[in-house]
The part of an RNA shown here (small-subunit ribosomal RNA, central domain) has 339 nucleotides and comes from Platanthera guangdongensis. It matches the Rfam family "Bacterial small subunit ribosomal RNA". Lineage of the source: Eukaryota > Streptophytina > Embryophyta > Petrosaviidae > Platanthera.
Context: one part of a larger RNA
RNA sequence: UUUGGCGUAAAGUGUCUGUAGGUGGCUUUUCAAGUCCGUCGUCAAAUCCCAGGGCUCAACCCUGGACAGGCGGUGGAAACUACCAAGCCGGAGUACGGUAGGGGCAGAGGGAAUUUCCGGUGGAGCGGUGAAAUGCGUAGAGAUCGGAAAGAACACCAACGACGAAAGAACUCUGCUGGGCCGACACUGACACUGAGUGACGAAAGCUAGGGGAGCAAAUGGGAUUAGAUACCCAGUAGUCCUAGCCGUAAAUGAUGGAUACUAGGUGCUGUGCGUAUAGUGCUGUAGCUAACUCGUUAUGUAUCCCGCCUGGGGAGUACAUUCACAAGAAUGAAACUC
Numbered sequence: 001u002u003u004g005g006c007g008u009a010a011a012g013u014g015u016c017u018g019u020a021g022g023u024g025g026c027u028u029u030u031c032a033a034g035u036c037c038g039u040c041g042u043c044a045a046a047u048c049c050c051a052g053g054g055c056u057c058a059a060c061c062c063u064g065g066a067c068a069g070g071c072g073g074u075g076g077a078a079a080c081u082a083c084c085a086a087g088c089c090g091g092a093g094u095a096c097g098g099u100a101g102g103g104g105c106a107g108a109g110g111g112a113a114u115u116u117c118c119g120g121u122g123g124a125g126c127g128g129u130g131a132a133a134u135g136c137g138u139a140g141a142g143a144u145c146g147g148a149a150a151g152a153a154c155a156c157c158a159a160c161g162a163c164g165a166a167a168g169a170a171c172u173c174u175g176c177u178g179g180g181c182c183g184a185c186a187c188u189g190a191c192a193c194u195g196a197g198u199g200a201c202g203a204a205a206g207c208u209a210g211g212g213g214a215g216c217a218a219a220u221g222g223g224a225u226u227a228g229a230u231a232c233c234c235a236g237u238a239g240u241c242c243u244a245g246c247c248g249u250a251a252a253u254g255a256u257g258g259a260u261a262c263u264a265g266g267u268g269c270u271g272u273g274c275g276u277a278u279a280g281u282g283c284u285g286u287a288g289c290u291a292a293c294u295c296g297u298u299a300u301g302u303a304u305c306c307c308g309c310c311u312g313g314g315g316a317g318u319a320c321a322u323u324c325a326c327a328a329g330a331a332u333g334a335a336a337c338u339c
Stems, first nucleotide, its partner, number of pairs: 004310003007293002012307001014201003021194003025088004033081002035077009049065006091191001092188003096183004103177007110154001114150008125136002163168001206246006215240002220235004257306006265284008288295001312339003321332004
């Protein structure tokens, strides 16, 4: 390199954008770079292969001949790829008319609950556990009623449902704004697909600065239990929340990269007024695939294009080095040795 793979055995980048590159719709021309055919030159000899011959055979030696292929010249072919020129509307996109949505950002408003504070009633317990104790309480707790404040989260509706590239995203209203889908067919005319690098976004935890702090709660303290008790109980700090930055990782999962085409059905739901149509989202299932489980028009089927990744277990996602980061660390990423 050929080849084989990547749902669960090793293996799909967390997701998108897009540069180089690779690949690319239909029709008709040009040209002859790739491609194909012929021919010429060359690729020393020896070696290898074939045929014949010489040493008594063989090894060995001699003579002749190639096959296969490379490079260069030359003559031709024109289907395919590339190129030139012209065109097309089916891919893609724009404009128009509708439409669903927890898509994003900002602002305003709301009620339940919790805790704290103030006041009233009341008077001995409350809380917690397997059982207790620490804790709170006659300086009036817990219970109950009224008032005030604060912060965080939004019950029911709610779904097997809708949206978003993913992460994600739900109280209500308003403003700004992105994308999708459907319908008519007006316009552009291959403008497409993928995408090494690059760039952007990216849960939670963590970090920096400034706020905020009700509840919960790593760490920590106390009380028990126990052989021990880092679990249980009572407290409780970072944090959780907001603003501005950083970090860049997750079982970031559908453990399934993206795009296009083709290949039985049945049955739900959502949108397009309806629909056997179309776009999604589910269940079941044929052919097929699979080691099996499963998958099965939302493929793990049948094909094409592009990217990423894998090559026994451990050592090890470690060491060293480099880049990035305030740090924590992240990214890239071995070997000895051993089984």